[in-house]
RNA sequence: UGUCGCCAAAGGCAAAGCCGCCGCGAGGCGGUGACGCAAAGCCAGGGGUCUCCUUGAGAUCGCCCAGCCGCCGAC
Numbered sequence: 001u002g003u004c005g006c007c008a009a010a011g012g013c014a015a016a017g018c019c020g021c022c023g024c025g026a027g028g029c030g031g032u033g034a035c036g037c038a039a040a041g042c043c044a045g046g047g048g049u050c051u052c053c054u055u056g057a058g059a060u061c062g063c064c065c066a067g068c069c070g071c072c073g074a075c
Stems, first nucleotide, its partner, number of pairs: 002075004012037002017032006035062001041068002045065003048060005
């Protein structure tokens, strides 16, 4: 550097539900909680889905793709 995640270790994130707050809403944030995740880190560029005070504004990357960056290990 490339491929991979069979082994080990260190750590990381946190679905549903519940509570509080925000939002018309999709949903978001915090707490709790772990179903899962090797990018479940970032990004709304493309597609999908969803919302609305519907023709332009939003939501979702824990739906897929592209882009950027990265821990440990195996080969």
The RNA shown here (c-di-GMP-I riboswitch aptamer) has 75 nucleotides. Its mean pLDDT, the model's own confidence on a scale to 100, is 87. It was read from a public genome assembly, where an Rfam model found it.